Context: one part of a larger RNA
RNA sequence: CUGGCCGUAAAUGGCUCACAGGUGGUUUGUCGAGUCAUCUGUCAAAUUCCGGCGCUUAACUCCGGGAGUGCAAGCGAUACUGACCUAGCUUGAUCACUGCACGGGCAACUGGAAUUCCUGGUGUAGCGGCGAAAUACUCACAUAUCAGGAGGAACAUCGAUGCAGAAGGCAGGUUCCCGGGCAGUUACUGACGCUGAGGAGCGAAAGCAUGGGUAGAGAACAGGAUUCGAUACCCUGGUAGUCCAUGCCGUAAUCGGUGGGCGCUAGGUGUGAGGGUCUUUUCACGACUUUCGUGCCGUAGUUAACGCAUUAAGCGCCCCGCCUGGGGAGUACGGCCGCAAGGCUAAAACUC
Numbered sequence: 001c002u003g004g005c006c007g008u009a010a011a012u013g014g015c016u017c018a019c020a021g022g023u024g025g026u027u028u029g030u031c032g033a034g035u036c037a038u039c040u041g042u043c044a045a046a047u048u049c050c051g052g053c054g055c056u057u058a059a060c061u062c063c064g065g066g067a068g069u070g071c072a073a074g075c076g077a078u079a080c081u082g083a084c085c086u087a088g089c090u091u092g093a094u095c096a097c098u099g100c101a102c103g104g105g106c107a108a109c110u111g112g113a114a115u116u117c118c119u120g121g122u123g124u125a126g127c128g129g130c131g132a133a134a135u136a137c138u139c140a141c142a143u144a145u146c147a148g149g150a151g152g153a154a155c156a157u158c159g160a161u162g163c164a165g166a167a168g169g170c171a172g173g174u175u176c177c178c179g180g181g182c183a184g185u186u187a188c189u190g191a192c193g194c195u196g197a198g199g200a201g202c203g204a205a206a207g208c209a210u211g212g213g214u215a216g217a218g219a220a221c222a223g224g225a226u227u228c229g230a231u232a233c234c235c236u237g238g239u240a241g242u243c244c245a246u247g248c249c250g251u252a253a254u255c256g257g258u259g260g261g262c263g264c265u266a267g268g269u270g271u272g273a274g275g276g277u278c279u280u281u282u283c284a285c286g287a288c289u290u291u292c293g294u295g296c297c298g299u300a301g302u303u304a305a306c307g308c309a310u311u312a313a314g315c316g317c318c319c320c321g322c323c324u325g326g327g328g329a330g331u332a333c334g335g336c337c338g339c340a341a342g343g344c345u346a347a348a349a350c351u352c
Base pairs, nucleotide, nucleotide: 004323006321007306008305014202015201016200017199021195022194023193025089026088027087029084030083031082033081034080035077036076038074040072041071042070049065050064051063052062054060092192093189096185097184098183099182100181104178105177107175108174109173110172111155116150117149118148119147120146121145122144126137207248208247209246210245211244212243216242221237222236223235224234259319260318261317262316263315264314267297268296269295270294271293272292273291274290275289276288277287278286301308302307325352326351327350334345335344336343337342
């Protein structure tokens, strides 16, 4: 080097961008590096193979011949890979134009419902809570109800295995700015592609730093219950945090537990965004068809089975990551990062 795997058995990096590297559509030309053919040299002896000689035979010794995958030189071949420019091509990939949909991102402004609190009115003895209670609140007038006001957070219905986003994630409304996608036209460029070790950026919640904010709910904490006990489950309160700005942290069952790209391989039925044809006087509806997304069912095939099945876990090619019995252990040590919490990288002894 060669092997087997990664949905659930160990194993797909949380996601994207991208340098190096690997790999790469189609038609010519040149070269001839890889590749192939032929020939020459070399490849010590012994050994090994073939044919012989000699020890009574054999082993053994000796003689002759062959072979010797490698390396190098010469002369050739040019299908494939490659190089170089040489010339192109248009199907891959861009770009352009015309449309379309969208909780895609950022910022500003703004709306109503509800909870809580404050003020005032009405009104009187309870309220609240539970399995049952009690703590708590209330004649200093609560709960209930009406009017007005304050403030914070979240956006009912629409709402949907519906939409868009690389993932995390994304929903009241309006506006500004910005990103991506799809369809159609085949007009442009002409392989510009794919993947991607290192690297960079993004990355829920919790947590950290500084400064604000704090309605509700609410770790910690306090009280009441329950219980043998109850450092809980239930109840009454309640701080941090939850919210905003800026900066860190960099992890999750970051899950479709399924890396990315390209091509091929029966169908049926929903749904989202478009196009085309037919029907229709026209519109609408409808029928058929086509592209992209998203579901369900299912054939071949596959799978240990479950299942997957044109959104593959089927059949192939390219690139990356990862696995190698359980525990010890995602730990120790070292290094790097972090304010810290900790993160990343990552063993061994021992043991079954």